Small-subunit ribosomal RNA from an uncultured bacterium, 1491 nucleotides, folded computationally. The sequence is in RNAcentral, with records from ENA. Model confidence (mean pLDDT): 82 of 100.

RNA sequence: AGAGUUUGAUCAUGGCUCAGGAUGAACGCUGGCGGCGUGCCUAACACAUGCAAGUCGGACGGGAGUGAACUUGUUCACUCCAGUGGCGCACGGGUGAGUAACACGUAGCUGACCUGUCCUGGAGGGAGGGACAACCCCGGGAAACCGGGGCUAAACCCGCAUAAGCCCACAGCGAUUAGUAGUGCGCAAUGGGAAAACACUAACGUGACUUCAGGAGGGGGCUGCGGCCCAUCAGGUAGUUGGUGGGGUAAGAGCCUACCAAGCCGACGACGGGUAGGGGGUCUGAGAGGGUGGUCCCCCACACUGGGACUGAGACACGGCCCAGACUCCUACGGGAGGCAGCAGUGAGGAAUAUUGGUCAAUGGCCGCAAGGCUGAACCAGCGACGCCGCGUGGGCGAUGAAGGCUUUCGGGUCGUAAAGCCCUUUUCUGCGUGACGAGGAAGGACGGUAGCGCAGGAAGAAGCGUCGGCUAACUACGUGCCAGCAGCCGCGGUAAAACGUAGGACGCAAGCGUUAUCCGGAGUUACUGGGCGUAAAGGGCGUGUAGGCGGGUUCGUUAAAGUAGGGUGUGAAAGCCCCUGGCUCAACCAGGGGAAUUGCACUCUAUUACUGGCGGGCUAGAGUGAGAUAGGGGUGUCCGGAACUGCCGGUGGAGCCGGUGAAAUGUGUUGAUAUCGGCAGGAACGCCGUGGCGAAAGCGGGACACUGGGUCUCAACUGACGCUGAGGCACGAAAGCCAGGGGAGCGAACGGGAUUAGAUACCCCGGUAGUCCUGGCCGUAAACGCUGAGUACUCGUCGGAAGCGACUUCGGUUGCUCCAAGACUUAAGGGAAACCGUUAAGUACUCCGCUUGGGAAGUAUGGUCGCAAGGCUGAAACUCAAAGGAAUUGACGGGGGCUCACACAAGCGGUGGAGCAUGUGGCUUAAUUCGAGGCAACGCGAAGAACCUUUCCUUAGAUUUGACAUGCAUGGAUUAACUUCCCUGAAAGGGGAGCCACGCCUUCGGGUGGAACAUGCACAGGUGCUGCAUGGCUGUCGUCAGCUCGUGUCGUGAGAUGUCGCGUUAAGUCGCUGAACGAGCGAAACCCUUGUCCUUAGUUGCCAGCACGUCAUGGGGGGGACUCUAAGGAGACCGCCGGUGUUAAACCGGAGGAAGGUGGGGACGACGUCAAGUCAUCAUGGCCUUUAUGUCUAGGGCUGCACACGUGCUACAAUGGUGCGUAUAAAGAGACGCCAACCCGCGAGGGGGAGCAAAUCUCAAAAAGCGUCAUCUCAGUCCAGAUUGCAGGCUGCAACUCGCCUGCAUGAAGUCGGAAUCGCUAGUAAUCGCGGAUCAGCUAUGCCGCGGUGAAUGUGUUCCUGAGCCUUGUACACACCGCCCGUCAAGCCACGAAAGCUGGGAGCACCUAAAGUCGCCGAGCUAACCGCAAGGAAGCAAGCGCCUAAGGUGAAACCGGUGAUUGGGACUAAGUCGUAACAAGGUAACCGUA
Repeated sequence: AGAGUUUGAUCAUGGCUCAGGAUGAACGCUGGCGGCGUGCCUAACACAUGCAAGUCGGACGGGAGUGAACUUGUUCACUCCAGUGGCGCACGGGUGAGUAACACGUAGCUGACCUGUCCUGGAGGGAGGGACAACCCCGGGAAACCGGGGCUAAACCCGCAUAAGCCCACAGCGAUUAGUAGUGCGCAAUGGGAAAACACUAACGUGACUUCAGGAGGGGGCUGCGGCCCAUCAGGUAGUUGGUGGGGUAAGAGCCUACCAAGCCGACGACGGGUAGGGGGUCUGAGAGGGUGGUCCCCCACACUGGGACUGAGACACGGCCCAGACUCCUACGGGAGGCAGCAGUGAGGAAUAUUGGUCAAUGGCCGCAAGGCUGAACCAGCGACGCCGCGUGGGCGAUGAAGGCUUUCGGGUCGUAAAGCCCUUUUCUGCGUGACGAGGAAGGACGGUAGCGCAGGAAGAAGCGUCGGCUAACUACGUGCCAGCAGCCGCGGUAAAACGUAGGACGCAAGCGUUAUCCGGAGUUACUGGGCGUAAAGGGCGUGUAGGCGGGUUCGUUAAAGUAGGGUGUGAAAGCCCCUGGCUCAACCAGGGGAAUUGCACUCUAUUACUGGCGGGCUAGAGUGAGAUAGGGGUGUCCGGAACUGCCGGUGGAGCCGGUGAAAUGUGUUGAUAUCGGCAGGAACGCCGUGGCGAAAGCGGGACACUGGGUCUCAACUGACGCUGAGGCACGAAAGCCAGGGGAGCGAACGGGAUUAGAUACCCCGGUAGUCCUGGCCGUAAACGCUGAGUACUCGUCGGAAGCGACUUCGGUUGCUCCAAGACUUAAGGGAAACCGUUAAGUACUCCGCUUGGGAAGUAUGGUCGCAAGGCUGAAACUCAAAGGAAUUGACGGGGGCUCACACAAGCGGUGGAGCAUGUGGCUUAAUUCGAGGCAACGCGAAGAACCUUUCCUUAGAUUUGACAUGCAUGGAUUAACUUCCCUGAAAGGGGAGCCACGCCUUCGGGUGGAACAUGCACAGGUGCUGCAUGGCUGUCGUCAGCUCGUGUCGUGAGAUGUCGCGUUAAGUCGCUGAACGAGCGAAACCCUUGUCCUUAGUUGCCAGCACGUCAUGGGGGGGACUCUAAGGAGACCGCCGGUGUUAAACCGGAGGAAGGUGGGGACGACGUCAAGUCAUCAUGGCCUUUAUGUCUAGGGCUGCACACGUGCUACAAUGGUGCGUAUAAAGAGACGCCAACCCGCGAGGGGGAGCAAAUCUCAAAAAGCGUCAUCUCAGUCCAGAUUGCAGGCUGCAACUCGCCUGCAUGAAGUCGGAAUCGCUAGUAAUCGCGGAUCAGCUAUGCCGCGGUGAAUGUGUUCCUGAGCCUUGUACACACCGCCCGUCAAGCCACGAAAGCUGGGAGCACCUAAAGUCGCCGAGCUAACCGCAAGGAAGCAAGCGCCUAAGGUGAAACCGGUGAUUGGGACUAAGUCGUAACAAGGUAACCGUA
């Protein structure tokens, strides 16, 4: 510090996700030791048991026990005890429920206050009285406990005395203070009031007591400022705000009360709701911030829930009291008892949080003179890897790189110096011994026989967890096969998974490692630091203006100078963080060492006060006023106009008419339409001007008049900052819509009809109501758009229009300057993601307002508010996705455009589609009908030959298992294999048997050894089994279309662009020119083959002109090379020449010459790529499968099956013909397992025969169409056509039944030119005619591949169909239009809303009842102290009454939550239904508002 993820790729926007740190954690796996910390975050839920606050006999009376003394019943001493009394129990400890508050923090104030114990100082203690516990007696009760009578002490209680001091009342004086002073501060006069207690000691003395003053520490009250969310909480308030009197408190105050006044708070957020203890700190962060408040410290609040007071210095009191309530327990049912949010502990809740431990040794607290007692505060120990820190699980040497695992290309590699082995060490561990500091002067230590130390033993007892596709360090094998599973995001898994599972290996951390949860960070993703708003989310529809914010000049004055700046002082507790230092062996940790920091607040000082503010002057540049000009569809009202339209009236006219459409129909018309002429009526809208004008926007248009708003210019007279913006508020606000009343020509939702269509609730047509128009009133929205808020200033230019002023003027106009408003241009700078913006900014700055924070859900729900309604404004969440969106790029596509090409169409010729047959395919059938090929680009295709074989398929068939074929190893091995002959069995394969035969080398001739072959066994063979979507190779197709790229340079942030575009030209990216391009490559062309002309060479088997021989005849024989031909080599054609056109180009057109002319014809040759195109069955090949079978051999069958459908062909339907007769002329091939002549036989297929020929020699071989003044047929299912069938034959072959071909005779089907549709062909082509060949025993060939014969027509065009190329345009497509995508319906699932209701909650209101209790009133009953001789009084108490009031009850209304039959939409879910809305002109351009 960044990274992944939207796209084919790119840039930017934007969300999601990850890497880091942290935790009072939990869960999973694992776990050696120690130190220091830390541990119910949930139920402020309920609690058994024990303990957590007592102490003092030196305050008091009494009791019990023990001991002593002696005067035996007294005294004394000690110990203990309940009670009276004193102090404490208000501290310490716990918890965070409540609380949004002066609760907390910070800074102050208290002239408005209190303070036990403690400290300092002053003064004092004289003399009396009274009671109640204990105790005794009586009584009640189960208990808890209580009542009555009697005795008694005190530091208990009560008068009196004393009073400089203290307190109260009243008037006076003074001081303090920034200031006020009728002050509660000080002084002082008068009057009144108020004190006391003793204990111990032999004594000194110690402790206690009363009072005053002061201190320390503690507390109460008040104030400024600070720190949560919701405005879908906007108004709140009746003791409320203030005053007066009274009360009350330690003390100010509506704190309380009576009366009076009507105030007080609030957008600077009152009131209400929700949430929450606050702070020091802590986590994170560069910081600013954000989160948090556990342990420790400070403060607050609470103590079962609610209320209340008492005592006291202090409480409205955690382990006190009273009352009410809930709950639990005891009970004799009459009544009682209780409060762990103290320490342990239990139950419950929960993912989850410890011992019913030890000690008061230390530190501290309470009591006590003290000894001491008490202390779950505290100190320790226990449990938990909960956290942080430290240590260990060994160290060195050790290669044959052991075994074993994994892997492998089988060579090896790797785990790996790792292990073993050898030599060491002992932190830790185990055992034994010794043994602390913490304790101050003797003794006294819970921790603890702990830490530490010493000795001994022995590598001994001690490693896991997560990960390995990218982010992100780390890879292989096997298993699995969209299954099982993984996943933080992107995403993996459908047979070769580095992503699942396992293993080996590796990487990371380590007594831990991962996961989950939460917080900060990354996130500049709420932006103060530090973002944005034309198109990505985001400018309010527009104005006016309130509050607020901001604001021109001044060398003017002023401010105890408000902000601001600097210094000082106080404070900002300690702890913590940071720095230095010190202590535990280090570290964590600790420090009773120091410093820094605490960014804050308050006070104060400084300044000839720079800037901002306040107050007061003064200025004119902003703003406004005035005067004079001026343009304009600015607004409102009234009046007028012409054209068109429709209707009505009249005339002309007379229709298979008009109208309307793609074509039609509905509709109109002989009752006279349409058309045309004239007249009348009515309503609505106003041509051109114009890239123009005005207005704030919405918007505004014939003409005239009236009223009226704003702008601009000139002058510089007036005001003197009066300004800008503007939350709320108010006004305006298209269309549609609503209400009421008019109006209604045209148009025209709804609606009716006609078409179109699969349907057509649409588009098109004929009609047509609301509405559109007017008046009045609502509505308040629009893609209300420049998708661009308003204002001010600044920053290069050019053009043109309006106005004013000036000049010229032919009076039309032209021109200069100034300023304003609108538009355009290229842009400079600059900005921007880009496209673009660019003085009309989207540039540079300032001011103010509005708005935004991923997509969907949703502008929905709910609440509020406005509206007559429709609906508007405000406006969420659950849930869901990893994107959604912008600009630009390259493609692809378009029922977009332009240019161009092609038998693409058109123009022609001939076909297919109909028939029969052949052949292939589908389907069906079958034991099998083997497999593949599937739009073009499968279908006479693989197959250039299925009767057996081929052959892969089938079988209740028969066999076989190292195999039909290859290689290797081991053993046997001449009793053997091959070969040949034969026998038995069998359908054959095979099985069984007989005969025959025989290797190399060495040799001591006994033999040994080796090996082909065979046998047996083992490795392995084999597979037309699967995957063409794992592949190679080969092939098809776009397409012989003209394209496809690269280097360098340049442009762009980039993907990319340029070049390759443009203008011409070409068959061509062929060539030329221009041009930020210059060059180059693969294609095109050329080179190659063939054909057309000529030449040269060479003449056999070819040829024969001339010479000669021969024949009936024939190049037959001589001979010849002239010719044809053959086959080698050359020549020739290049727009080269001429004319024209064109840019002086490339090139095109015409011409000459030429056998051939503009590529002469044909062929081979196929760029980058596309189709996961085809082929695992040509071959090769990875992986998988099979191995007595999916291999191999054999027999037979099948591939030929037949209701049917399609493709490709053949033959026809006839006279341009059929048949018969006669007759002419090719080319290219093939031939020895062959072609086969002559001749003979047969009607023929064929048979016989045998010459020739390995071929320019012989043979196949006859060419056929053609030709003929030849013959016949004469339009008929025929003398056409030949299917089918019968019979008789021939040939091949082991064999023609399934299932061959051919011949003869007989038979003689459909068919009379073919619907929709569709194919081929541009010249030696189509058409037509025959010939040959491959395969092959034969043949299904009408197929295929070749060959020649005869030999046309048409087009010189590009509108349309199809395909293609280039440029351009749009795009929501990129699997690329066979794309994408919308909505209803149906199914599943999820969350939410509404809903008759049902139910719960908190808070408030009204009323009723009202405990305890304070206060007040009363007090006839009761009563020790004082007064009084007494009676009695004073005073007090009980009881009673009143106000207030917790809890309870009743009622009305509101709010929040749960649930709810049913219902509504929404989200999501590989392959459901219906359509086709959107994206291209998306096939009716799309979209917004409204009905």